[in-house]
This is a predicted structure of a 100-nucleotide RNA (Bacterial small signal recognition particle RNA) from a Bacillota bacterium. NCBI's taxonomy places the organism under Bacteria, Bacillati, Bacillota. The sequence was found by an Rfam model in a public genome assembly. Its mean pLDDT, the model's own confidence on a scale to 100, is 79.
RNA sequence: GACCGGGUCCUGUGCGACGGAAACUCUCGAACCGUGUCAGGUCCUGACGGAAGCAGCACUAAGGGAAACUUUUCGUGUGCCGCAGGGGUGCCUGGUCUGG
Numbered sequence: 001g002a003c004c005g006g007g008u009c010c011u012g013u014g015c016g017a018c019g020g021a022a023a024c025u026c027u028c029g030a031a032c033c034g035u036g037u038c039a040g041g042u043c044c045u046g047a048c049g050g051a052a053g054c055a056g057c058a059c060u061a062a063g064g065g066a067a068a069c070u071u072u073u074c075g076u077g078u079g080c081c082g083c084a085g086g087g088g089u090g091c092c093u094g095g096u097c098u099g100g
Stems, first nucleotide, its partner, number of pairs: 001097008009086006015079002017076007025066004034059004042051003
């Protein structure tokens, strides 16, 4: 000096990290307009018995609160991680050949 390869660069894609949201778990949670059970009392009945049903209690809905794991989802140069393609002006690096 020449040739070849790789990295740096760009694009796409995947994975992870970080952040947000949702689900899950627990808890609170309905004077009436949820459910169940309905003391007392009310109504029907000659009686037996039945009906509706307030309070209370229980279970929850909408919704609120609480932490971590897991799952789903949305983001971000968060990583310069993986894969593929592009690019060959420049820089770095490896190999081969040739000349001094």